[in-house]
RNA sequence: GUCUCUGUAGCGCAAUGGAUAGCGUGUUGGGCUUCUAAUCCAAAGGUCGAGGAUUGGAAUCCCACCUGAGAUA
Repeated sequence: GUCUCUGUAGCGCAAUGGAUAGCGUGUUGGGCUUCUAAUCCAAAGGUCGAGGAUUGGAAUCCCACCUGAGAUA
């Protein structure tokens, strides 16, 4: 240089164009307990890497970038 993959909550991940983007874990509060652990309930936490295009509707499709990983000479 060329090609492929990756980017979504603090962390690890899901969501094949359709309702308010979810799951696990973590954090905070509460229940239970003499206290802790375990367990149960609830809450907070996301401008889906950033811009543009397509569409009645985009995390998802398309374009050119950025981050990280790999293949190739």
Transfer RNA from Trichonephila clavata, 73 nucleotides, folded computationally. The organism belongs to Trichonephila, within Eukaryota. It matches the Rfam family "tRNA". The family's RNA type in Rfam is transfer RNA. From the family's description: Transfer RNA (tRNA) molecules are approximately 80 nucleotides in length. RNAcentral holds the sequence, with entries from ENA and Rfam.